[in-house]
RNA sequence: GUGUGUAAAAGCCAAACCCGUUGUGAAGCGGGGACGGAAAGCUUCAGGUCUCGAAGUUCCAAAAGGGCGUCAAGAUGGCUGGGUUAUCACC
Numbered sequence: 001g002u003g004u005g006u007a008a009a010a011g012c013c014a015a016a017c018c019c020g021u022u023g024u025g026a027a028g029c030g031g032g033g034a035c036g037g038a039a040a041g042c043u044u045c046a047g048g049u050c051u052c053g054a055a056g057u058u059c060c061a062a063a064a065g066g067g068c069g070u071c072a073a074g075a076u077g078g079c080u081g082g083g084u085u086a087u088c089a090c091c
Base pairs, nucleotide, nucleotide: 003090004089005088012037013036017032018031019030020029021028022027035078041084042083043082045081046080047079048076049075050074051073053071054070056068057067059066060065
């Protein structure tokens, strides 16, 4: 430096759920808690999913409302790919 992650070891992160808190919301943060993780470190560049809002619709509905895609602003890096940095062991 490149590759690999069966075993070991040093540490690391922490899903669901519960409590507190912030937000209209998706969700964030703190504490508890471990389903898991070899990048579950960081980054919205591409795609996906989700949310608040707006206008639309030759779709459904008696209506309330729902579906559908569009635009805009967001959320998610523990959805995938890309970028970037990195622990341990082995080659």
Molecule: c-di-GMP-I riboswitch aptamer
Organism: Methylococcaceae bacterium